[in-house]
Context: one part of a larger RNA
RNA sequence: GGCACACAGAGGAUGCCUUGGCGGUUAGAGGCGAUGAAGGACGUAGUAAAAUUGCGAUAAGCUUCGGUAAGCUGUAAACAGGCUUUGACCCGGAGAUUUCCGAAUGGGGAAACCCGACCGUGAGUAGCACGGUCAUUCCGUAAGGAAAGCCAACCAGGGGAACUGAAACAUCUAAGUACCCUGAGGAAGAGAAAUCAAUAGAGAUUCCCUCAGUAGCGGUGAGCGAAAAGGGAAUAGCCUAAACCAACUUAACUUCGGUUGAGUUGGGGUUGUAGGGCGUGCAUAAAGUUGACCGGACCCGAUAGUUGAACAGAGUUGGAAAGCUCGGCCAUAGAAGGUGAUAGCCCUGUAAAUAAAAUUGGCAACGGCGAUGAGUACGUACCUGAGUACGGCGGGACACGUGGAACCCUGCCGGAAUCUGGGAGGACCAUCUUCCAAGGCUAAAUACUACUAACCGACCGAUAGUGAACUAGUACCGUGAGGGAAAGGUGAAAAGAACCCCGAGAGGGGAAUGAAAAAGAUCCUGAAACUGUGUGUCU
Numbered sequence: 001g002g003c004a005c006a007c008a009g010a011g012g013a014u015g016c017c018u019u020g021g022c023g024g025u026u027a028g029a030g031g032c033g034a035u036g037a038a039g040g041a042c043g044u045a046g047u048a049a050a051a052u053u054g055c056g057a058u059a060a061g062c063u064u065c066g067g068u069a070a071g072c073u074g075u076a077a078a079c080a081g082g083c084u085u086u087g088a089c090c091c092g093g094a095g096a097u098u099u100c101c102g103a104a105u106g107g108g109g110a111a112a113c114c115c116g117a118c119c120g121u122g123a124g125u126a127g128c129a130c131g132g133u134c135a136u137u138c139c140g141u142a143a144g145g146a147a148a149g150c151c152a153a154c155c156a157g158g159g160g161a162a163c164u165g166a167a168a169c170a171u172c173u174a175a176g177u178a179c180c181c182u183g184a185g186g187a188a189g190a191g192a193a194a195u196c197a198a199u200a201g202a203g204a205u206u207c208c209c210u211c212a213g214u215a216g217c218g219g220u221g222a223g224c225g226a227a228a229a230g231g232g233a234a235u236a237g238c239c240u241a242a243a244c245c246a247a248c249u250u251a252a253c254u255u256c257g258g259u260u261g262a263g264u265u266g267g268g269g270u271u272g273u274a275g276g277g278c279g280u281g282c283a284u285a286a287a288g289u290u291g292a293c294c295g296g297a298c299c300c301g302a303u304a305g306u307u308g309a310a311c312a313g314a315g316u317u318g319g320a321a322a323g324c325u326c327g328g329c330c331a332u333a334g335a336a337g338g339u340g341a342u343a344g345c346c347c348u349g350u351a352a353a354u355a356a357a358a359u360u361g362g363c364a365a366c367g368g369c370g371a372u373g374a375g376u377a378c379g380u381a382c383c384u385g386a387g388u389a390c391g392g393c394g395g396g397a398c399a400c401g402u403g404g405a406a407c408c409c410u411g412c413c414g415g416a417a418u419c420u421g422g423g424a425g426g427a428c429c430a431u432c433u434u435c436c437a438a439g440g441c442u443a444a445a446u447a448c449u450a451c452u453a454a455c456c457g458a459c460c461g462a463u464a465g466u467g468a469a470c471u472a473g474u475a476c477c478g479u480g481a482g483g484g485a486a487a488g489g490u491g492a493a494a495a496g497a498a499c500c501c502c503g504a505g506a507g508g509g510g511a512a513u514g515a516a517a518a519a520g521a522u523c524c525u526g527a528a529a530c531u532g533u534g535u536g537u538c539u
Base pairs, nucleotide, nucleotide: 001538002537003536004535005534006533007532008531009530015524016489017488020460021459022457023456024455025454026453027452028451029449030448031150032149039101040100041099042056043055044054046079047078051075052074062095063094064093065092066091067090071083072082073081106115107114108113116134117133118132119131120130121129122128136147137146138145139144154185155183156182157181158180159179165172169219195202196201206233207232208231209230216224217223237441238440239439240385244267245266246265247264248263249262250261251260252259253258272419274384275383276382277380278379279378280377281376282375288372289371290370291369293368294367295366299362300361301360302359303358305354306353307352311327313326314325315324316323328345329344330334336348337347338346390414391413392412393411394410395409396408400426421436422435423434424433425432476483477482496523499510500509501508502507
């Protein structure tokens, strides 16, 4: 030195555990903000220097109204000092206070700082202290009001890639995706046919299934990819412009009687088997119906809670019984968690029942207000959304790449008709059918989850599961944008080792505690690499 065995050290795998995560279901909520948000800075405790939580110079708190009931003074020990049945602490409702920064808003600024003006108070005062006001934009005559900024996804709009695929690549694809910007809501958008259909009809929109990987589109490559119909979810329809009438304002003209034009307001009116206005004739009314507007009793909830059955049974093992044996009981409760091992009957709970001073959500009787009910015949030809429809050129969007390319949008240029009218039915024309553009609003069915509650999982169990079970977006790194860890477990209970000995101490040996200390705080279990000691053996 090798090998083997034994005993140790070191190390922290494995097993077991779970405070934390991951994924979902069902409800709620779907916003906060100039009454100063989100997010921060700095402070704030008797010992309080740091961290975290709470709070704001009234600073781990103040007031009040409820709940609860014996202890409390956060995590977090200990000491000191206090509070508390005249109800503390804790839980919930409402309020007060709420420094400085931050949209930040008196001006400035290198955020948490600097510097002002005016008014008021401090008896007066150049000064000082304190309190208040003073930004911008829009609306409004003014008084005054509004906006801004933040926020996970969902939504609409304005912009808009490339890698990639096509086995290269350019049309194409990826994809109107990622990303940027704007705006809104609890949903958004869409929406009451100038829609489809096809000789029969349907009857706003949205979403799901299907139609169908079909019809089609496509360097006819890669690929892209409908719609009608059918079945469901949910259902809801309305208001204007115009004709005409009236009032008012105003301008021109005026024979001073008015006329005409423009505008504002009100009435009227709203559709395609055309409708409406106007004129004339006839009829004439309130019972009902209804609303998406305003108020709103009762009732049902939300934000604290309360009651809540049944063995201190016997024996036995054990440190400990909830285990085992025997006996009993409850159950609208045998969900779950805890308790010294595995507990329906020990504790918290569970089933069931029940509760609110205060704030608040839903439903909604009822009331108000409104709508409808409320016409018809004949005539008249007054109205029915114009730089619009449509055409050309260039683009975009439609599943549809210019194609025979309709329909839809529009940058430029042209540019109608007016109900004897106009659009559509995939070039175009005729016939036929169907609808009425160029104004607007509209719940539900649908999408999402930062947030709250309850529950669930052939999800993880500390190299896993969130990056984060611990002071975690911390420590640390980077000028910065940004990157970004490691780190859980004594024991049932600290009973956390009095006292003695060695030692400067660290550490150790006794003693004591404990079921166990080979559970001693580097603390459950404690594998391997690795390091030693002893014995044997080989060289």